A computed fold for a 541-nucleotide part of an RNA from Sorangium cellulosum, annotated as small-subunit ribosomal RNA, 5' domain. Its Rfam family is "Bacterial small subunit ribosomal RNA". The RNAcentral record of the full RNA draws on Greengenes.
Context: one part of a larger RNA
RNA sequence: GAACGAACGUUAGCGGCGCGCUUAACACAUGCAAGUCGAGCGAGAAAGGGCUUCGGCCCCGGUAAAGCGGCGCACGGGUGAGUAACACGUAGGUAAUCUGCCCCCAGGUGGUGGAUAACGUUCCGAAAGGAGCGCUAAUACAGCAUGAGACCACGUCUUCGAAAGAGGAUGAGGUCAAAGCCGGCCUCUUCACGAAAGCUGGCGCCAGGGGAUGAGCCUGCGGCCCAUCAGCUAGUUGGUAGGGUAAUGGCCUACCAAGGCGAAGACGGGUAGCUGGUCUGAGAGGAUGAUCAGCCACACUGGAACUGAGACACGGUCCAGACUCCUACGGGAGGCAGCAGUGGGGAAUCUUGCGCAAUGGGCGAAAGCCUGACGCAGCGACGCCGCGUGAGUGAUGAAGGCCUUCGGGUUGUAAAGCUCUGUGGAGGGGGACGAAUAAGGGUUGGCUAACAUCCAGCUCGAUGACGGUACCCCUUUAGCAAGCACCGGAUCUAACUCUGUGCCAGCAGCCGCGGUAAGACAGAGGGUGCAAACGUUGUUC
Numbered sequence: 001g002a003a004c005g006a007a008c009g010u011u012a013g014c015g016g017c018g019c020g021c022u023u024a025a026c027a028c029a030u031g032c033a034a035g036u037c038g039a040g041c042g043a044g045a046a047a048g049g050g051c052u053u054c055g056g057c058c059c060c061g062g063u064a065a066a067g068c069g070g071c072g073c074a075c076g077g078g079u080g081a082g083u084a085a086c087a088c089g090u091a092g093g094u095a096a097u098c099u100g101c102c103c104c105c106a107g108g109u110g111g112u113g114g115a116u117a118a119c120g121u122u123c124c125g126a127a128a129g130g131a132g133c134g135c136u137a138a139u140a141c142a143g144c145a146u147g148a149g150a151c152c153a154c155g156u157c158u159u160c161g162a163a164a165g166a167g168g169a170u171g172a173g174g175u176c177a178a179a180g181c182c183g184g185c186c187u188c189u190u191c192a193c194g195a196a197a198g199c200u201g202g203c204g205c206c207a208g209g210g211g212a213u214g215a216g217c218c219u220g221c222g223g224c225c226c227a228u229c230a231g232c233u234a235g236u237u238g239g240u241a242g243g244g245u246a247a248u249g250g251c252c253u254a255c256c257a258a259g260g261c262g263a264a265g266a267c268g269g270g271u272a273g274c275u276g277g278u279c280u281g282a283g284a285g286g287a288u289g290a291u292c293a294g295c296c297a298c299a300c301u302g303g304a305a306c307u308g309a310g311a312c313a314c315g316g317u318c319c320a321g322a323c324u325c326c327u328a329c330g331g332g333a334g335g336c337a338g339c340a341g342u343g344g345g346g347a348a349u350c351u352u353g354c355g356c357a358a359u360g361g362g363c364g365a366a367a368g369c370c371u372g373a374c375g376c377a378g379c380g381a382c383g384c385c386g387c388g389u390g391a392g393u394g395a396u397g398a399a400g401g402c403c404u405u406c407g408g409g410u411u412g413u414a415a416a417g418c419u420c421u422g423u424g425g426a427g428g429g430g431g432a433c434g435a436a437u438a439a440g441g442g443u444u445g446g447c448u449a450a451c452a453u454c455c456a457g458c459u460c461g462a463u464g465a466c467g468g469u470a471c472c473c474c475u476u477u478a479g480c481a482a483g484c485a486c487c488g489g490a491u492c493u494a495a496c497u498c499u500g501u502g503c504c505a506g507c508a509g510c511c512g513c514g515g516u517a518a519g520a521c522a523g524a525g526g527g528u529g530c531a532a533a534c535g536u537u538g539u540u541c
Stems, first nucleotide, its partner, number of pairs: 001541004006537005013387006019380002021345001026343003030340003035071003040068002048059004078298003088222007097215002102211004107206003110144001112142002119134006149176004154171007180203006189196003224270003231261003236258008273295004277288004300321005323334004351377001353376003359373001360371004390420004400411004424480001425476006434466001440460007483530005488511002496525005506513002
């Protein structure tokens, strides 16, 4: 000199864009942060309104809440504790693997059964919750059929590969599927007004092949400190067989062998999430890893599995522990390192705000619902950037202050005065972009028996949290808006006198200043620098 997620002191007008617990991965009151689907299924209120013969009926409404079932909850959001490791980065391998939803190709979707929640009823319990009996549905569950195909073991042929092995064709054997829902129509079939088991469109379901995406596993190389850590190791190193996994493997087990690692630093200890990047520097390098992005790890502490395409699962389950809360003392409930917020710690870090209008996500055919992701607003000079605090003119160089060699000098065009302007501020008026389209309507084309439906294109067509905000116009008055540090030297540069004090009070990052004329202390005048900031402290280069 540059930089900062900074803090502190003095000061402070406005706006834009960013950023904001670096400490206690300390404990948490309260609210919200993951639901959705009635076009999978059975059942189905109360209140309210209308009518009434007072029995009830109709509307709301097959609505709400609950239940079975499906998909999601493994994403998104937080934190950095642990981890020196294939955790990360980079380059590869997987002939050792999986992949829901999505896309493409080709095939199928036949028939049957038994339950169970909800509900009703009888009970237990303070509660949380639970038990018995009875009834019922499904795209829930379980068999059967079929098997293009897939898988398993076997035979033949073939392609690729150095090999291990991988792929393809084929033969006979074994194993393995499925679910329906919604809309429209009468050309065909059946009844025949019209409808359906018929036709047709869409969404699903099952078994395959391929893709895309995501993930698992393996390997080379790379990136901290200590040798005052020198030897470490028994599932240890390898083999055989088996188990286990989607999959290789001591991953696990049994047996066999005695290996394996190490001064190119094993083992041990300390510290630490890693990277793209960021800061600095001419570069090489050094330091660092806030915000944003990628990966990893964790979710009160420790352990475990279940479900599932995917978890060993932040707002799931079970066990143990610590802590907090409820209790009828028998027993229960909880987990903010989600968003706000509280206490505590600390030099120090924000609102218990608004909205789903946009972008994105989940579910749904859709309308839509949910979304503290996100979009916005609030607080903080915490940072960067921009604007303003007036402009022009004005010399009897006014007054006052300070200095003085008493002549004057300086403050100083500075002020006053005169002429203007109106950013910010105040008042009044207008007022956005961000919105693309959805439902639905019209029209053109395709499917079809069909002018139905459905699909595709074009066109018309709701919706704004921010916000009466930005912005624009009019009016108003120079009126309401400047401080902080420094002035001995070397520092990178600039800037001096008077008074007070008298090695005192004090200054000081270094040299050093102060003991009676102090350019170094304190005040004043003057000056210099930066400026809504200026200094100090801390840290890095």
NCBI's taxonomy places the organism under Bacteria, Pseudomonadati, Polyangia, Polyangiaceae, Sorangium.